This is a predicted structure of a 71-nucleotide RNA (transfer RNA) from Ictidomys tridecemlineatus. It matches the Rfam family "tRNA". From the family's description: Transfer RNA (tRNA) molecules are approximately 80 nucleotides in length. The sequence is in RNAcentral, with records from Rfam.
RNA sequence: GGUAAUGUGGCUCAGUGGUACAGUACUUGCCUUGAACGCAAGAGGCCCUGGGUUCAAUCCCAGCAAUACCA
Numbered sequence: 001g002g003u004a005a006u007g008u009g010g011c012u013c014a015g016u017g018g019u020a021c022a023g024u025a026c027u028u029g030c031c032u033u034g035a036a037c038g039c040a041a042g043a044g045g046c047c048c049u050g051g052g053u054u055c056a057a058u059c060c061c062a063g064c065a066a067u068a069c070c071a
Base pairs, nucleotide, nucleotide: 001070002069003068004067006065007064010024011023012022018055026042027041028040029039030038048063049062050061051060052059
């Protein structure tokens, strides 16, 4: 320098156009002599940034970031 795939809560991730799923972590309660485990509930993301299409974006384009491969 080129090619490909990726970017979604603190972390790991699902999601084929209709207000984003789950695990783990966090908070609260129950349990316990107490803690852990376990059980229940809750908060936390307007989806990397900027444009475009659309009634509606997780789609398209450019940029940025990090990764793999080739040279």